[in-house]
RNA sequence: CCCGACGUAGCUCAACGGUAGAGCAACGGACUCUUAAUCCGCAGGUUGUGGGUUCGAGUCCCACCGUCGGGU
Numbered sequence: 001c002c003c004g005a006c007g008u009a010g011c012u013c014a015a016c017g018g019u020a021g022a023g024c025a026a027c028g029g030a031c032u033c034u035u036a037a038u039c040c041g042c043a044g045g046u047u048g049u050g051g052g053u054u055c056g057a058g059u060c061c062c063a064c065c066g067u068c069g070g071g072u
Stems, first nucleotide, its partner, number of pairs: 001071007010024004018055001027041004048064005
């Protein structure tokens, strides 16, 4: 330099172009002599950045940034 995949909550991951969710973790509570486990509840998001298409974009298109893999 060329090609490809990926980037969404603290972590691991979902989400037909039509309300952004789950598990774990955190926090509060129940239970327990206490802790752990278990159960219930609550909170947490500029969907990497900037543009474009569209009535509507996490999703489609372009550029850039980052991570990983391959090629030279």

The RNA shown here (transfer RNA) has 72 nucleotides and comes from Chloroflexi bacterium CFX6. The source organism's lineage runs through Bacteria, Bacillati and Chloroflexota. Rfam family: tRNA. Rfam classes the family as a transfer RNA. The sequence is in RNAcentral, with records from ENA. The coordinates come from a structure-prediction model, not an experiment, and the mean pLDDT is 81.